[in-house]
RNA sequence: AAAAUAGACAUCUAGGGUUCCGACUUUGUGCAGUGACAAAUGGUUUGUCGUCAAAGUGUCUGGUCCGAGAGUUGUCAACCUCGCCAGAGGUCACACGGAGGGAUAAAAGCCCGGGAGGC
Numbered sequence: 001a002a003a004a005u006a007g008a009c010a011u012c013u014a015g016g017g018u019u020c021c022g023a024c025u026u027u028g029u030g031c032a033g034u035g036a037c038a039a040a041u042g043g044u045u046u047g048u049c050g051u052c053a054a055a056g057u058g059u060c061u062g063g064u065c066c067g068a069g070a071g072u073u074g075u076c077a078a079c080c081u082c083g084c085c086a087g088a089g090g091u092c093a094c095a096c097g098g099a100g101g102g103a104u105a106a107a108a109g110c111c112c113g114g115g116a117g118g119c
Stems, first nucleotide, its partner, number of pairs: 007076004012071001015066002020063002022060001023057006033051008078091005094114001096117001100112003
């Protein structure tokens, strides 16, 4: 320099929702306990907030979770060339796209799907 193939898995991200955790809001909070603060008072008492429970909010930054054909990275597979063999080298490109449906707790750039369609 030429040639030929173009798949799988993992990973993280853009993105996504709300099962769980956390956050926030509301309600409850009998007696007792306990922490902080405030007021009165000097023996203490009262109040507020928290600790506890339930419901709601994803129009809550988050943790968990889902997550790309056309995003990242890696591994393998595949392909090509050289070589008697052993082996060595190289390639892994390009990629506009609905509506609708499906799964899961739910949604999505997930799956149907590099589909329909368009160029």

Annotation:
Predicted 3D model of a 119-nucleotide RNA (Guanidine-I riboswitch aptamer) from Vibrio hippocampi. The coordinates come from a structure-prediction model, not an experiment, and the mean pLDDT is 79. The sequence is in RNAcentral, with records from ENA. Rfam family: Guanidine-I riboswitch aptamer. Its family is annotated with regulation of gene expression in the Gene Ontology.